[in-house]
The RNA shown here (c-di-GMP-I riboswitch aptamer) has 70 nucleotides and comes from a soil metagenome.
Of the family's consensus pairs, 100% are formed in the model.
The sequence is in RNAcentral, with records from MGnify.
RNA sequence: AAACGGCAAACCCGGGGCGACCCGGCGACGCAAAGCCUCCGGUCUCAAGCGAGAUAGCGGGGCCACCGAA
Numbered sequence: 001a002a003a004c005g006g007c008a009a010a011c012c013c014g015g016g017g018c019g020a021c022c023c024g025g026c027g028a029c030g031c032a033a034a035g036c037c038u039c040c041g042g043u044c045u046c047a048a049g050c051g052a053g054a055u056a057g058c059g060g061g062g063c064c065a066c067c068g069a070a
Base pairs, nucleotide, nucleotide: 006031007030012025013024014023015022016021029057035063036062037061039060040059041058042055043054044053045052046051
């Protein structure tokens, strides 16, 4: 480079949560790890003292992984 495919942003609908946000449906903005993990940093939420939570599709890191000129 190609092939079989895969995942699914935002909006909207239903549900959960104080909230960030999450689950399901619809739908595709994108993604070669947009598969999984909060160890480090960032950002966000709750609390406003300790702290707890969310984001893996913010970055780093770890583990696993399809095809192939390799």